[in-house]
RNA sequence: GAUUUAUACAGAAGAGGCGAGAGACAGGCUCAUUGACCCUCUGGCAACCUUCCACAACGGAGGAAAGGUGCCAAUUCCUGCCGAACGAGGUAUUCUCUUUUGGAACUAUAAAUU
Numbered sequence: 001g002a003u004u005u006a007u008a009c010a011g012a013a014g015a016g017g018c019g020a021g022a023g024a025c026a027g028g029c030u031c032a033u034u035g036a037c038c039c040u041c042u043g044g045c046a047a048c049c050u051u052c053c054a055c056a057a058c059g060g061a062g063g064a065a066a067g068g069u070g071c072c073a074a075u076u077c078c079u080g081c082c083g084a085a086c087g088a089g090g091u092a093u094u095c096u097c098u099u100u101u102g103g104a105a106c107u108a109u110a111a112a113u114u
Stems, first nucleotide, its partner, number of pairs: 001114008013042005021031003025080004043072003048068002051064003055060001081103005087097003
């Protein structure tokens, strides 16, 4: 790097360093010299893997958090593709748009395989 499975409306920030963009892409919207993003340290959240405890025939659901990851602005920040419903526009069963909603895709993370 690729594939498969699972999850993504909950949760969790201080200090130091650097110094201009950052939020994957496009549009929107936001964050940022009152220093963002990123890096380091410390702290924390969570419970995917692992480990321990009790239940249990197994599977499994529950509790804990020492270890391996992950995460700590905004729902994956929102939308993007295909549908559905209400409403509006329009001469208009076709068309366009707002809102809500279902599914998919993308992206991210974990675990396994390669």
The RNA shown here (SAM riboswitch aptamer (S box leader)) has 114 nucleotides and comes from Algoriphagus boritolerans DSM 17298 = JCM 18970.
Its Rfam family is "SAM riboswitch aptamer (S box leader)". Its family is annotated with regulation of gene expression in the Gene Ontology.
The sequence was found by an Rfam model in a public genome assembly.